[in-house]
């Protein structure tokens, strides 16, 4: 000093916290507390799983349009901010940085 990585959505998992529902407590109740409450709703992975479109290349296949099959390898990684009620393997970010 410079380069590579195919988009996306859905379902879930590790992980996360308290809107909300249970649950404990207070309390005559309305409510108020606690996540240092196992949960359920709830967020959730580029570098965790799965499928579905879509794309690129590649063989069959077919006059062609098109169709079917298979590939799409790897991936250490921070602090600080930032969203929701909050949190975080969520966003920034396959970023700085390392190798």
């Nucleotide at each position: 000093a410079g380069a590579u990585a195919g988009g996306u959505u859905u379902u879930c998992u590790a992980g996360g916290g308290u809107u909300c529902c249970g649950u404990a407590g207070u309390c005559u109740u309305u409510a108020c507390u606690a996540g240092u409450c196992u949960g359920g709703u709830c967020c959730g992975a580029g570098a965790g799983a799965a499928a579905g479109c879509c794309c690129a290349c590649a063989a069959g296949u077919g006059u062609a349009a098109g169709c079917u099959u298979g590939u799409g390898a790897c991936a250490c990684g921070g602090a600080g901010g930032g969203a929701u009620a909050a949190a975080a393997g969520c966003c920034u970010g396959g970023g700085a940085g390392a190798u």
Predicted 3D model of a 99-nucleotide RNA (Guanidine-I riboswitch aptamer) from Sutcliffiella cohnii. Model confidence (mean pLDDT): 84 of 100. The sequence is in RNAcentral, with records from Rfam. Taxonomically the source falls in Sutcliffiella (Bacteria, Bacillati, Bacillota, Bacillaceae). Of the family's consensus pairs, 100% are formed in the model.